[in-house]
RNA sequence: GUAUCUCUUCGGGGUUGGGUGUAAUUCCCAACCGGCGGUGAAAGCCCGCGAGGAGUAAUCCUGAUUCGGUGGAAUUCCGAAGCCGACGGUUAAAGUCCGGAUGAGAGAAGAGAAUA
Numbered sequence: 001g002u003a004u005c006u007c008u009u010c011g012g013g014g015u016u017g018g019g020u021g022u023a024a025u026u027c028c029c030a031a032c033c034g035g036c037g038g039u040g041a042a043a044g045c046c047c048g049c050g051a052g053g054a055g056u057a058a059u060c061c062u063g064a065u066u067c068g069g070u071g072g073a074a075u076u077c078c079g080a081a082g083c084c085g086a087c088g089g090u091u092a093a094a095g096u097c098c099g100g101a102u103g104a105g106a107g108a109a110g111a112g113a114a115u116a
Stems, first nucleotide, its partner, number of pairs: 002116002004113007016030004032095001033085002035049004044083002052061003065081005087099003
């Protein structure tokens, strides 16, 4: 140093301004946010995972990107224009409010054990 096991800690961000209305942080205009691992070079929208939903369970379902540039290599960088976002609740429809949740969790870091 690698593999296995145990333990500890960590482990999701965002409604600002205006408009309409009896009523909206839910509609309209503009603004705002982006979990984890992977990847020839950095990713919300490439491949997976988690979260969420269904099921007694095995298991299944589950969103979104293009063009140009640089380069050996980029749907990841730079420029431009786009797009997407669980369930339940609500005086009115929610990615952002409230709730399940002081939860769960992909995983990350550290410590220890014994063996090769």
Overview:
The prediction has a mean pLDDT of 84. Predicted 3D model of a 116-nucleotide RNA (FMN riboswitch aptamer (RFN element)) from a candidate division WOR-3 bacterium. The model forms 97% of the base pairs in the Rfam consensus. It was read from a public genome assembly, where an Rfam model found it.